[in-house]
Context: one part of a larger RNA
RNA sequence: UGACGGGAAUAUACACAAGCGGUGGAGCAUGUGGUUUAAUUCGUCGAUACACGAAUAACCUUACCAGGGUUUGACAUGUUGAAAAGUUAUCUGAAAAGAUGAUGUGCCUUUUGGAAUUCAAACACAGGUGGUGCAUGGUUGUCGUCAGCUCGUGCCGUGAGGUUUUGGGUUAAGUCCCGCAACGAGCGCAACCCUUGUUCUUAGUUGAAUUUCUAAGAAAACUGCCGUUGAUAAAGCGGAGGAAGGAGAGGAAGAAGUCAAAUCAUCAUGCCCCUUAUACCCUGGGCUACACACGUGCUACAAUGGAUAAGACAACGGGCUGCUAACUCGUGAGGGUAUGCUAAUCUCUUAAACUUAUCCCUAGUUCGGACUGUAGGCUGCAACUCGCCUGCACGAAGCCGGAAUCGCUAGUAAUCGUCGGUCAGCUAUACGGCGGUGAAUGUGUUCUUAUAUUUUGUACA
Numbered sequence: 001u002g003a004c005g006g007g008a009a010u011a012u013a014c015a016c017a018a019g020c021g022g023u024g025g026a027g028c029a030u031g032u033g034g035u036u037u038a039a040u041u042c043g044u045c046g047a048u049a050c051a052c053g054a055a056u057a058a059c060c061u062u063a064c065c066a067g068g069g070u071u072u073g074a075c076a077u078g079u080u081g082a083a084a085a086g087u088u089a090u091c092u093g094a095a096a097a098g099a100u101g102a103u104g105u106g107c108c109u110u111u112u113g114g115a116a117u118u119c120a121a122a123c124a125c126a127g128g129u130g131g132u133g134c135a136u137g138g139u140u141g142u143c144g145u146c147a148g149c150u151c152g153u154g155c156c157g158u159g160a161g162g163u164u165u166u167g168g169g170u171u172a173a174g175u176c177c178c179g180c181a182a183c184g185a186g187c188g189c190a191a192c193c194c195u196u197g198u199u200c201u202u203a204g205u206u207g208a209a210u211u212u213c214u215a216a217g218a219a220a221a222c223u224g225c226c227g228u229u230g231a232u233a234a235a236g237c238g239g240a241g242g243a244a245g246g247a248g249a250g251g252a253a254g255a256a257g258u259c260a261a262a263u264c265a266u267c268a269u270g271c272c273c274c275u276u277a278u279a280c281c282c283u284g285g286g287c288u289a290c291a292c293a294c295g296u297g298c299u300a301c302a303a304u305g306g307a308u309a310a311g312a313c314a315a316c317g318g319g320c321u322g323c324u325a326a327c328u329c330g331u332g333a334g335g336g337u338a339u340g341c342u343a344a345u346c347u348c349u350u351a352a353a354c355u356u357a358u359c360c361c362u363a364g365u366u367c368g369g370a371c372u373g374u375a376g377g378c379u380g381c382a383a384c385u386c387g388c389c390u391g392c393a394c395g396a397a398g399c400c401g402g403a404a405u406c407g408c409u410a411g412u413a414a415u416c417g418u419c420g421g422u423c424a425g426c427u428a429u430a431c432g433g434c435g436g437u438g439a440a441u442g443u444g445u446u447c448u449u450a451u452a453u454u455u456u457g458u459a460c461a
Stems, first nucleotide, its partner, number of pairs: 001461002003458003007455007015445002019408005026299008034290002042053002064285007073125001077124002079121005086103007107114002127274002130272003136268002138263003141259001143257001148187006154163003167178003193251004198219007222245001225239005301401001305360007317348003322341002327336003367398001372393007414437007
């Protein structure tokens, strides 16, 4: 000087407290461990792994396994030789591939050849999701959007170092003020950027019809004004006006560093290793197994509910290999025909919770929907392993969950639907957005946890 303390002081935080809703019990979805397996590819493991890489594993993906094949190779450059390239038939085969034919003679050109492509030969080489993240770059997580981390000169100290950065106040903030052997500066903080809330101006069709909306610009908020507290400061508290008040709300943005943190499987890359195989092609299987254990979710256990009928109100987004109206067939998933739209025009698109009326009457039920049977639909070469959806039937566990534990302070929690990406289809209950309805509580900092600053102790570095 740090680090540490079951030392001290101060401060902050959904850390606790005060509240609301969950998880832990059930069924299912999904990830992980374990076990199993020919293979169940690999990585990730306290916080900071476990709906994570994966914004979609039937084939492909795919890296794994079995079998069938190839060896200058699926891909690149170079040499030589032959043949235009291409198209196509038959046979063998699970396919990859192999064998045998048919057809075709193009373009440039000095008639030697050239360009493109294919085949053959030999070798330089290709290739590797093989190893090492403890050889690395790049990227990322975390402490933490915490308020810290440093530099120059000066001064102090033999020196390591200190001072500045400590002190008195204040702030979300090393934010600002005052003081001071310090004076300044840099990276962070804040601001600049984006979205949103108010008004105005301009422009606008496909939109609106007294002005919404779209998108470009401007104004507006600065403790500016008043009072009070304070040290005549910084600032705090209250008030006015105002759409908004003291950072208006949200986002993006993450200092020096820490964890030999994660990633050689995004990519790049040193070294090592394989080279008739650890490379490459194909078919089938596996990644979907299942005594069990854990994580994350969805649906419920009902009457603030379920069912039936009628009625009302969104926003963000997507669409030409696409979204599809209307009509029609079907109980339905869906089918048929057909129309509009390269979209503020057409369409996905009826939002649902909600309101009104009726039934159910506390029951394993008109709750709950797992599982199973059967009949169908859709995508796709192909739904057996292993897809989704629909009708009918079946109707399990579950009556609010032990110890323990999680999230959240306002348009938040809770609850309701809706859109998108990926995508042929889908395992989405996931993820990322969007709007509708819309709370409770906060005495406070004693305690728990974490962090920051100062101080103190130390046999630690």

This is a predicted structure of a 461-nucleotide part of an RNA (small-subunit ribosomal RNA, 3' major domain) from Phacus ranula. The prediction has a mean pLDDT of 82. The RNAcentral record of the full RNA draws on ENA, Greengenes and SILVA. Its Rfam family is "Bacterial small subunit ribosomal RNA".